[in-house]
Molecule: TPP riboswitch aptamer (THI element)
Organism: Acidobacteriota bacterium
RNA sequence: GUCAACCGCCAGGGGUAUCCCGCACCGGGAUUGAGAUCACACCCUUGGAACCUGCUCCGGUUCAGACCGGCGAAGGGAGCGCGGAGAUGUCCGAGU
Numbered sequence: 001g002u003c004a005a006c007c008g009c010c011a012g013g014g015g016u017a018u019c020c021c022g023c024a025c026c027g028g029g030a031u032u033g034a035g036a037u038c039a040c041a042c043c044c045u046u047g048g049a050a051c052c053u054g055c056u057c058c059g060g061u062u063c064a065g066a067c068c069g070g071c072g073a074a075g076g077g078a079g080c081g082c083g084g085a086g087a088u089g090u091c092c093g094a095g096u
Stems, first nucleotide, its partner, number of pairs: 001088003006084004010079001011045004016039001017031006051076003057070004
């Protein structure tokens, strides 16, 4: 001087579905998941599939659902952030 993963801090982005029951404003239970609307939690921040559009899409599965896959080398989408540890390159000095 540089740098992905790792740690910390700050800033920003995002989603919260499906089914069943009840006395049905609301509450309880089940399924998948990191997360199922306040958790200040979880995930993601251009090396970007977090998330949105396409999508009231297509195939499979299921009690049902973006549950699984395609679409997806598609289109969008928020930090060239700071510091630490670590790694590594070059130069200088000392020693041998």